[in-house]
Model confidence (mean pLDDT): 89 of 100.
This is a predicted structure of a 349-nucleotide part of an RNA (small-subunit ribosomal RNA, central domain) from a metagenome.
Context: one part of a larger RNA
């Protein structure tokens, strides 16, 4: 160079857009860069390899040829690839109609619950546990009505239901706004996929600034259990948990499955569209976009996967190469810090 391989065995970047490059639908012509053929010049001798020939043989010496798989220059082919110069329309996309949806940002509502406060009614208990005590209460509490504050979340509906690139989203309601699907024409005409570098989203928990705090709760405080109990139960409680800016950038970011793209038995089942039947239904058939359940072929080491493949193929990216050291040092970048990222060696089974 070739040759393994990544769902669990080491291995799929957390997701996306995108520059470079690498690849790229169908067709006329042209051109010959690539390719593929001839020829001419080099490609030193020695050597190795074949075929003689000389030392009695042989190691050695010699002659000849092969070979030197490469290079330059030339003449030629022209299927594929490539460059031009045109042309299509099956890809990709644009317009029209419709349609679904917890896609996003903002700004307003609304009902129930805890929770605190005023006042009423009431009176000895409430609360917790295994069982108990800390703890609240005759200064009047728990229970119960009116009122009133303020936060945070948003029962049912609710669904291997939808939407979103992932992270994620869930009362109504207006505004503003991404994306997706489906018809049926009509337009552009390959404009296309991938994407080292790059640059954007990114849970949760930290972290700035400046607010908010009802409930819940890391610390911490008591009170039990215990041989201790720095815990698990209880009874409190501040960071946090909500708002805005702005950091971090990481996860078992998991479908542990990169992303287009084509083929490859069927069968249920469920969401959105379309379209047809008739016996007008709780009907029934066909397509399509998704999500799930089984299950052939084929594929696994097995489990199991199987038109949403881990099948058979193709493009392009990322990553793997014994266990520990170690996702660590050092150095670099990036970070307010925590830390992140890139990422070894000694040594040792």
């Nucleotide at each position: 160079c070739u040759g393994g391989g990544c769902g669990c065995a080491a291995a799929g970047c957390g997701c996306g857009c995108g520059u470079a490059g690498g690849c790229g639908g169908u067709u006329u012509g042209u051109u010959a860069a690539g390719u593929c053929g001839g020829a001419u010049g080099u490609g030193a001798a020695a050597g190795c390899c074949c075929c003689g020939g000389g030392c009695u043989c042989a190691a050695c010496c010699u002659g000849g040829g092969a070979a030197u798989u490469g290079c330059a220059u030339u003449c030629g082919a022209u299927a594929c690839u490539g460059g031009c110069c045109g042309a299509c329309u099956a890809g990709a996309g644009u317009a029209c109609g419709a349609g679904a949806g917890a896609g996003g940002g903002a700004g307003g509502u609304a009902g129930a619950a805890u929770u605190c406060c005023c006042c009423g009614u009431g009176u000895a208990g409430c609360g917790g546990u295994g069982a108990a005590a800390u703890g609240c209460g005759u200064a009047g509490a728990u229970a119960u009505g009116u009122g009133g504050a303020g936060g945070a979340a948003u029962a049912c509906c609710g669904g291997u239901g939808g939407c979103g690139a992932a992270g994620g989203c869930g009362g109504c309601c207006u505004c503003c706004u991404g994306g997706c699907u489906c018809g049926a024409u009509a337009c552009u005409g390959a404009c296309g996929c991938u994407g080292a570098g790059g640059u954007g989203c990114g849970a949760a928990a930290g972290c700035g600034u400046g607010g908010g705090u009802a409930g819940c709760a890391a610390a911490c405080a008591g009170g039990a259990u215990u041989a201790g109990a720095u815990a698990c139960c209880c009874u409190g409680g501040u960071a946090g948990u909500c708002c805005a800016c702005g950091c971090c950038g990481u996860a078992a970011a998991c479908g542990a499955u990169g992303u287009c793209u084509a083929c490859u038995a069927g069968c249920c089942g469920u969401u959105g569209g379309g379209a047809g039947a008739c016996u007008u239904g709780a009907u029934u058939u066909c397509u399509u976009a998704g999500u799930g359940g089984c299950g052939c072929a084929g594929c696994u080491a097995a489990c199991g996967c199987a038109c949403u493949a881990a099948g058979u193929a193709g493009a392009c990216c990322g990553c793997c190469u014994g266990g520990g050291g170690a996702g660590u040092a050092c150095g670099g970048c990036c970070g307010c810090a925590a830390g992140g990222u890139u990422a070894a060696a000694a040594c040792u089974c």

Rfam family: Bacterial small subunit ribosomal RNA.